[in-house]
Context: one part of a larger RNA
RNA sequence: GCCUACGAGUUGCGCUUGACUGGCAAGGUUAAGACCUUAAGGGUUGAAGCCGAAGCGAAAGCGAGUCUGAAUAGGGCGUAUAGUCAGUUGAGGCAGACGCGAAACCGGGUGAGCUACCCAUGACCAGGAUGAAGUAGUGGUAACACACUAUGGAGGUCCGAACCAGUGAACGUUGAAAAGUUCUUGGAUGAGUUGUGGGUAGGGGUGAAAGGCCAACCAAACCCGGAAAUAGCUCGUUCUCCCCGAAAUGUAUUUUGGUACAGCGUCGUAUUAGUGUACGGAAGGUAGAGCACUGAUAAGGCUAGGGCCCUUCGCAGGGUACCAAACCUUGACAAACUCCGAAUGUCCGAUACAUGGUGUACGGCAGUGAGGGCACGGGAGAUAAGUUCCGUGUCCGAGAGGGAAAGAACCCAGAUCAUCAGCUAAGGUCCCUAAGUACAAACUAAGUUGAACAAAGGAUGUUCGACUGCUUAGACAACUAGGAUGUUGGCUUAGAAGCAGCCAUUCAUUUAAAGAGUGCGUAAUAGCUCACUAGUCGAGCGGUUGAGCGCCGAAAAUAAUCGGGCAUCAAGUUUGUCACCGAAGCUAUGGGCUUCUUUUAAGAAGCGGUAGGGGAGCAUUCCAGCGACGCAGAAGUCGUAAGCGUGAGCUACGGUGGAGUUUCUGGAAACGAAGAUGUAGGC
Numbered sequence: 001g002c003c004u005a006c007g008a009g010u011u012g013c014g015c016u017u018g019a020c021u022g023g024c025a026a027g028g029u030u031a032a033g034a035c036c037u038u039a040a041g042g043g044u045u046g047a048a049g050c051c052g053a054a055g056c057g058a059a060a061g062c063g064a065g066u067c068u069g070a071a072u073a074g075g076g077c078g079u080a081u082a083g084u085c086a087g088u089u090g091a092g093g094c095a096g097a098c099g100c101g102a103a104a105c106c107g108g109g110u111g112a113g114c115u116a117c118c119c120a121u122g123a124c125c126a127g128g129a130u131g132a133a134g135u136a137g138u139g140g141u142a143a144c145a146c147a148c149u150a151u152g153g154a155g156g157u158c159c160g161a162a163c164c165a166g167u168g169a170a171c172g173u174u175g176a177a178a179a180g181u182u183c184u185u186g187g188a189u190g191a192g193u194u195g196u197g198g199g200u201a202g203g204g205g206u207g208a209a210a211g212g213c214c215a216a217c218c219a220a221a222c223c224c225g226g227a228a229a230u231a232g233c234u235c236g237u238u239c240u241c242c243c244c245g246a247a248a249u250g251u252a253u254u255u256u257g258g259u260a261c262a263g264c265g266u267c268g269u270a271u272u273a274g275u276g277u278a279c280g281g282a283a284g285g286u287a288g289a290g291c292a293c294u295g296a297u298a299a300g301g302c303u304a305g306g307g308c309c310c311u312u313c314g315c316a317g318g319g320u321a322c323c324a325a326a327c328c329u330u331g332a333c334a335a336a337c338u339c340c341g342a343a344u345g346u347c348c349g350a351u352a353c354a355u356g357g358u359g360u361a362c363g364g365c366a367g368u369g370a371g372g373g374c375a376c377g378g379g380a381g382a383u384a385a386g387u388u389c390c391g392u393g394u395c396c397g398a399g400a401g402g403g404a405a406a407g408a409a410c411c412c413a414g415a416u417c418a419u420c421a422g423c424u425a426a427g428g429u430c431c432c433u434a435a436g437u438a439c440a441a442a443c444u445a446a447g448u449u450g451a452a453c454a455a456a457g458g459a460u461g462u463u464c465g466a467c468u469g470c471u472u473a474g475a476c477a478a479c480u481a482g483g484a485u486g487u488u489g490g491c492u493u494a495g496a497a498g499c500a501g502c503c504a505u506u507c508a509u510u511u512a513a514a515g516a517g518u519g520c521g522u523a524a525u526a527g528c529u530c531a532c533u534a535g536u537c538g539a540g541c542g543g544u545u546g547a548g549c550g551c552c553g554a555a556a557a558u559a560a561u562c563g564g565g566c567a568u569c570a571a572g573u574u575u576g577u578c579a580c581c582g583a584a585g586c587u588a589u590g591g592g593c594u595u596c597u598u599u600u601a602a603g604a605a606g607c608g609g610u611a612g613g614g615g616a617g618c619a620u621u622c623c624a625g626c627g628a629c630g631c632a633g634a635a636g637u638c639g640u641a642a643g644c645g646u647g648a649g650c651u652a653c654g655g656u657g658g659a660g661u662u663u664c665u666g667g668a669a670a671c672g673a674a675g676a677u678g679u680a681g682g683c
Base pairs, nucleotide, nucleotide: 001683002682003681004680005679006678011095012094013093015092016091017090018089019088020087021086022085023084024083027051028050029049033045034044035043036042055062056061065077066076067075068074098236099235101233105226106225107224108223109222110221116200117199118198119197120196121195122194123193124192125190127159128158129157130155134151135150136149137148138147139146163187164186165185168183169182170181171180202218204214205213206212239617240616241615242614243613244612249262250261251260252259253258263368264367265365266364267363268362269361270360271359273358274355275354276353277352278351279349280348281347282346288340289338290337294334295333298330299329300328301327303324305323306322307320308319309318310317371396372395373394374393375392376391377390378389379388380387401412402411403410416591417590418589419588421587422586423585427581428580429579430565431564432563436578438577439576440575441574442573443572449567450566457552458551461549462548463547464546465545466544467543468542469541470540478536479535480534481533482532484509485508486507489503490502491501515530519528520527592607593606594605595604596603597602618672620669621668622667623666624665625664627662628661629660636656637655638654639653640652641651643650644649
């Protein structure tokens, strides 16, 4: 993992409250017990008790009223009648209360044959090394001290087996082993090791102390019991079809993953009450706008006050491209500004049209109270977030189908069933791939693009406009020639001659034209060149600006790519046109079910669905009754069926099997498995 069996809303109650069915009814009903009787049952009795028929008040009490109150006031609760008993069923309460699941708590016991420490009594430690005290001798001293040589044999001494330990490594890791093996290592006369007997017990022991150890998991052992502890938590909860169908919000909460009430669902009863649009009326201070208030604010003017400067012994006075109130002009800002001010929305209303699982009240039963994406209006944030907090709408949630290559919520569109029928939506029509290699016109050369991001900035890319300048009196470009003189202008400077720098009425002359000079250049000159002019040539040449499509700017994490192949008068982009494809949409034909209507024969509308509410059924086991089948073959089991039923399922036939089975009408349940790291067994 699979298979088989088992496996979860049950039962009780003088309980509470609804629905349905039935009995009796201002009443309803018996309980225990007793008697009779049976296969099980049941029948008769039994009024104790309970509920109802009257309430109000704390009560005395009064009573269709009563309480409050001074009240014959007002107000509160009542009064204008339907109950009760039983059965079935929905839900609640109390009980283990749908099932399984803690860690823990408490009580009583069992454990120190493991291990910790202690007590008693025993046992054990090869061999080698070192050589303390003491003692003796000799030397030595006044005597001691002291030295040497022997002897001696001390030590939590040394090396190293047994023994004890467990340092490092490898192996082992479904092991040979629930802690080992091999090599290596520490101690090895000691706080040593060890045998036997005994002691300490669970909030207790023992501990050279690690929260260690107390019988292979000890921050409180194990066993049994309280006990089905409790679990606002997790998981699981078993057949079918039909109708409707949510919520993830508000308030409160030792409350935020729970719960209560409300909101939203469903079922029942009652009731013409709902909603939309048009029309009429009403309130308002948002968007926008504005500066009249409150504040903030740029420049200028005017001018208090101040700063600075001048002047003065001082007072005063003058100046100011400084700061600046108020005022004026122009400009301009605001969620907590408003002289103004919409659209939409909101509320009320007669009427008309439209709309319907529309409204409201009461009652039974819920679930939900973690929401999320997108668009728009905002707050927070960084005008960040697949961010967070509100509002309005929508979808996902609980929604299948088509499109977007792929995809919860983006686009289209809401799936009752069947069909080898048709039309469309979004989106598409070269091939993959259903449908145009369609038509007309233009643009793009970047494979831009071909459906997903790009900016500031830069550029004789290219196309189409607008305005404007020059031009057959010859433009633009190119080529030929000139480009001079006063003069090397003056100053400065070592030099400064068009060209380091400064100055300037930067003039004047000759000219077709030529700057006191546009750039290169020299130490300074020189030299080259430009402006400007003429000639050659012969028709367009420049500038500014707008728009379209392109170019650069352009770097990302596992090779690349528009989904791919590929595509260039496109299969790209823009505009227009016609055709076609394309969905569970719409239509067609046939069937089923639900609700409503009425001309009862049809018609109309409807039938996605999680939590959840309501309805109708199938199957299993047992029982009762009337029956039926069966050795000429029951149940079970294995097959077949173009048999039946919407389905759970049922039926027929055949094989096997070998003795019971069961329709129908009712009744009763230990009544349906794929799930629970489910339990047991098997593979």